[in-house]
Parts: sequence; structure tokens; C1' cells
RNA sequence: GCAAAGCCGCCGAAAGGCGGUGACGCAGAGCCACGGGGCUACCGCGAGCCAUUCGCGACGCCAGCCGAGCCGCCA
Repeated sequence: GCAAAGCCGCCGAAAGGCGGUGACGCAGAGCCACGGGGCUACCGCGAGCCAUUCGCGACGCCAGCCGAGCCGCCA
């Protein structure tokens, strides 16, 4: 210097994000979804006992899961 969970408000179909509060942690907890990994499933496709159900699937998301890349601070 940053700020996990929890709580409050807002956005979102959700995952999640933003702001406030709060400190579990972090010596790159700065940026970046390129590779691996993870989360979600509005829409779509399929199934179905036709329902308020189930399955599949990122175009959504996670940088505080790991790696690559980019740009930095102190000694």
C1' cells in the first nucleotide's frame, strides 16, 4: 500500500461486479481471460410425467487457483 469472509445499498437471470463497512490474508492481492483450471446457465438445443423439471452448452464471470505476457515500487 491492497483488503477475504460477514453485513448494508445498487447492478445482474445467475455466477459475479461496484460503493460503504470490515481485516482473513497479500512484498506485485498492479494490469491482462493467451494456455490450463474453476463458477454460472438468461437465451439456445435436447429430453420430459408438459412443470415451477432435468441434461448439454459461454457468448457471461473468477487475475485473492496456476502459468505465460505487460508495466512498476522499496532496499
Record summary:
Model confidence (mean pLDDT): 86 of 100. c-di-GMP-I riboswitch aptamer from a soil metagenome, 75 nucleotides, folded computationally. Its Rfam family is "c-di-GMP-I riboswitch aptamer". About the family: GEMM was predicted in a large-scale screen for bacterial structured RNA regulatory elements. Its family is annotated with cyclic-di-GMP binding in the Gene Ontology. The model forms 100% of the base pairs in the Rfam consensus. The sequence is in RNAcentral, with records from MGnify.